Bacterial RNase P class A from a Thermodesulfobacteriota bacterium, 390 nucleotides, folded computationally. Its Rfam family is "Bacterial RNase P class A". By type it is a ribozyme. The gene name in the source record is rnpB. NCBI's taxonomy places the organism under Bacteria, Pseudomonadati, Thermodesulfobacteriota.
RNA sequence: GGAGCAGGACAAAUGGCCGCUGUUCUAUGCGCUGCAUAGAAGGGAGGAAAGUCCGGGCUCCGCAGGGCAGGAUGCUGGGUAACGCCCAGUCCCGGCAACGGGAAGGAAAGUGCCACAGAAAAUAUACCGCCUACUCAGGUGCUCAAUACACCUGGGCAGGUAAGGGUGAAAAGGCGAGGUAAGAGCUCACCGCUCCGGUGGCGACAUCGGAGGCACGGCAAACCCCAUCCGGAGCAAGACCGAAUAGAAGGACGUUUGAGGGCUGCCCGUCCGAGUCCUUGGGUAGGUCGCUUGAUCCCGUCAGCAAUGGCGGGGCUAGAUGAAUGGCCAUUACCCCGUAUUGGGUGACCGAUAGGGGGGACAGAACCCGGCUUACGUCCUGCUCCGACA
Numbered sequence: 001g002g003a004g005c006a007g008g009a010c011a012a013a014u015g016g017c018c019g020c021u022g023u024u025c026u027a028u029g030c031g032c033u034g035c036a037u038a039g040a041a042g043g044g045a046g047g048a049a050a051g052u053c054c055g056g057g058c059u060c061c062g063c064a065g066g067g068c069a070g071g072a073u074g075c076u077g078g079g080u081a082a083c084g085c086c087c088a089g090u091c092c093c094g095g096c097a098a099c100g101g102g103a104a105g106g107a108a109a110g111u112g113c114c115a116c117a118g119a120a121a122a123u124a125u126a127c128c129g130c131c132u133a134c135u136c137a138g139g140u141g142c143u144c145a146a147u148a149c150a151c152c153u154g155g156g157c158a159g160g161u162a163a164g165g166g167u168g169a170a171a172a173g174g175c176g177a178g179g180u181a182a183g184a185g186c187u188c189a190c191c192g193c194u195c196c197g198g199u200g201g202c203g204a205c206a207u208c209g210g211a212g213g214c215a216c217g218g219c220a221a222a223c224c225c226c227a228u229c230c231g232g233a234g235c236a237a238g239a240c241c242g243a244a245u246a247g248a249a250g251g252a253c254g255u256u257u258g259a260g261g262g263c264u265g266c267c268c269g270u271c272c273g274a275g276u277c278c279u280u281g282g283g284u285a286g287g288u289c290g291c292u293u294g295a296u297c298c299c300g301u302c303a304g305c306a307a308u309g310g311c312g313g314g315g316c317u318a319g320a321u322g323a324a325u326g327g328c329c330a331u332u333a334c335c336c337c338g339u340a341u342u343g344g345g346u347g348a349c350c351g352a353u354a355g356g357g358g359g360g361a362c363a364g365a366a367c368c369c370g371g372c373u374u375a376c377g378u379c380c381u382g383c384u385c386c387g388a389c390a
Stems, first nucleotide, its partner, number of pairs: 001386010012332007020044002023041008046362001050373002053371005058234004070230005075089005090104001091102004105225002110223002112219003127165002129161004134156008173191002176188003192214001193212008238289004248280006260272004296315008334359004339354006
């Protein structure tokens, strides 16, 4: 210098002006536990606030206990309120490595599936090939010639075999030697597998020794079996206050002995006229609470490899509801691009200063919390491999 791997940090800062939304205080007004207006002080998004995927708190409903159905998880140990999350390991896989990934129980409980190809996809089997016996044909040898016999080649039939070829994602342990008519765990060594035992480890497992010729192909992200866990719905949960209008219940007054209403502020008058008024309770609109002090944050210390937990001290850090958290300007810092001056170098180029222009991602709380996943800009640290130079 190049290519990578792992982890962490930030998410511009300060000031001014104009706004928005909660809180507190002050003043004024009113129909005064409040509301409105004005002023002041002080607070006001994130690492993911996102997806709403998993787990919990909280709330209401349900619930003696147990089972069925359904769902989730699935190596071991630990952490946690809990988890499908996290940490530390085991085994397997990928990478030269740093490191990364794994839905990693059971296929000798049962059922099922394994396309195409292939003889055969699991009670094994035999297409080519190899070997043996019999038989047929041809040739050669022996012979004057033929039969017979021997050998060679080819066909048929019966049997042996699973080394080799061929098919397939996968072929009935692998490989070498012996052995055999040819072959074969048929026999033996090594590797693998199964079983038994020893040692180490809490354990997954590792390692060593012995025995067995080898049974038990693969698929459970097919049904299924085993083990563990799970009641349902969600802040539009839920609690409280509660109009107008309509309707309900009760009561009072009234229907030519005229309640009540209009003309008009009152009386008279006149017109209309069968309902009018009060109380109670339910529900709606609307409002209040739930609502931000919590498995909380920061610092220190102790235990632990770690995740995490204990103890001590300190802090309070959005709470909106058609939904606030914004806009403009200036300065500084960072990054990029020209310009000018200047330093180093033969040079390509590498810096320094001044001034100008431009740029800053993904994204927006909605009851709260722990995770996972996804989106995204920049910087820093450690480590690995390769190359060059000293």